Bacterial RNase P class A from Georgenia deserti, 371 nucleotides, folded computationally. A source record names the gene rnpB. The sequence is in RNAcentral, with records from ENA. It matches the Rfam family "Bacterial RNase P class A". By type it is a ribozyme. Of the family's consensus pairs, 98% are formed in the model.

């Protein structure tokens, strides 16, 4: 130079002018508020609400049986289906990247289409021995029967590869080398696993995101969670029930167990205002020191959205970025654009996943070129 790969990072600046919310201070008020002044006022995903947790309320005698989840191994973490470092298997020349990665000799089903045959299966064709019969000199031809997976042939997949024995023609039948499975032993590893040697039996088909086993793990319900203040209101009608126990609390269900006097249905009335919760936290950055890392301790420093019909916007000026269009002395100028993405809090945090205009910065691969 070009082509790629992995990682972080910004999300149009500036100024003015108006407007909107929260707080602060000062006025002024019918005590409801209003006004001027100041600070501050969205994201890297605030978004989907998919996953762990934190706080709240409820429940915290037990057994059982359903029921969700996770899935290699070893760490990180408040926790996780996330992170990280490692195995294994796949791609890729390489940087790197993807894996929904226990278990299919515990059972059960499923395996379209073609294809004889889809499982301890299979004879469509071929191949080969017996019989019988034409032709008839060997030999070929039909019929039956019966061996046979070596070749064709179907499909994703069809009982190991090559070679030699053997055989009638063939098979691991049986031998030698290979690949795979299984056991053992030796080394290395926290382990997953990996290297080596031996031995067998010769080769067992796929799907578990089918159902099912196996290990671990899991109350429920949610800031419309929950508390406190203020304030309306009106019953009626029917039905079960008070030790013969309705009805409700223990996660779905059961057994058990506690409360237990009201509970259920149907007409009819009332209320929808305040205030806490509410934002400084597993927070962020720098430095050291411990880990290959994620990460974690320590000193120091930083920090200012909380709305509830729900603020965080609009104009206008200059400048960057695009797109079009005209001049050009090819350096750039001018001019015009209701052109600069996705999106937008709502109890909080840590992940995931999706959407995203245009740029920058790092490390790293691979090819040519020069020196």
């Nucleotide at each position: 130079u070009g082509a790629g790969u992995c990682g972080g990072c910004c999300a149009g600046g500036c100024g003015g002018u108006c407007g909107c919310g929260u707080c602060g201070c000062a006025c002024c008020u019918u005590c409801g508020g209003g006004u001027g002044c100041g600070c501050c006022g969205a994201g890297g995903a605030a978004c989907g609400u998919c996953c762990g947790g934190g706080c709240u309320c409820c429940g915290c005698a037990g057994g059982g049986c359903a029921g969700g989840g996770u899935g290699g191994u070893g760490g990180g973490u408040a926790a996780c289906a996330c992170c990280c470092a490692c195995c294994c298997g796949g791609g890729g020349u390489g940087a790197c990247c993807c894996g929904c990665g226990g278990g299919a000799c515990a059972g059960u089903g499923c395996c379209a289409c073609a294809g004889a045959a889809a499982g301890u299966a299979g004879a469509c064709c071929g191949c080969c021995g017996c019989c019988g019969g034409g032709c008839c000199a060997g030999g070929c031809c039909c019929g039956g029967u019966g061996g046979u997976a070596a070749g064709g042939g179907u499909g994703a997949a069809a009982c190991g590869g090559u070679g030699g024995u053997g055989u009638a023609a063939g098979a691991g039948a049986c031998c030698a080398c290979c690949a795979g499975c299984g056991c053992g032993g030796c080394g290395g590893g926290u382990g997953a696993c990996c290297g080596u040697c031996g031995c067998g039996g010769c080769u067992c088909g796929g799907u578990a995101a089918a159902c099912c086993c196996c290990a671990c793990c899991c109350g429920g319900a949610g800031c419309a969670a929950g508390a406190c203040c203020a304030g309306a209101c009106a019953g009626c009608a029917g039905g079960c029930g008070u030790u013969c126990g309705a009805g409700g609390g223990c996660g779905g269900c059961c057994c058990g167990u506690c409360c237990g006097a009201g509970c259920c249905u149907g007409c009819g009335g009332g209320u929808a205002g305040g205030u806490c919760g509410c934002u400084g936290g597993a927070g962020g950055c720098u430095u050291a020191c411990g880990g290959c890392a994620a990460c974690g301790u320590a000193c120091g420093u930083c920090c200012u959205a909380g709305a509830u019909g729900g603020a965080u916007g609009a104009c206008c000026g200059c400048c960057g970025c695009c797109g079009c269009g005209g001049c050009c002395a090819c350096g750039g100028c001018c001019g015009c654009g209701g052109g600069c993405a996705c999106a937008g809090a709502a109890c909080c945090c840590g992940g995931c996943g999706u959407a995203c205009c245009g740029g920058c910065c790092g490390a790293c691969u691979c090819a040519u070129c020069c020196g």